[in-house]
RNA sequence: UAGGAAGUAGGUAAAUGGUAUACCAUAAGAAUUUGAAUUUUAUGUUAAGAGUUCAAGUCUCUUUUUUCUAA
Repeated sequence: UAGGAAGUAGGUAAAUGGUAUACCAUAAGAAUUUGAAUUUUAUGUUAAGAGUUCAAGUCUCUUUUUUCUAA
């Protein structure tokens, strides 16, 4: 420099254009003589900007970050 892939909760990862979920972590409660394990609940998310659409994490364009391949 060219081409490809990816960016979603504190972390990892789902999600046919139709209420953004799960696990771990964190906080609180239950239980326990106490702690661990267990169990219930809560908190917290679509890289940025525009467009299409009744409706965008998803489709289109641009920017940006990471990564792979080739030179």
Molecule: transfer RNA
Organism: Ophioplinthus brevirima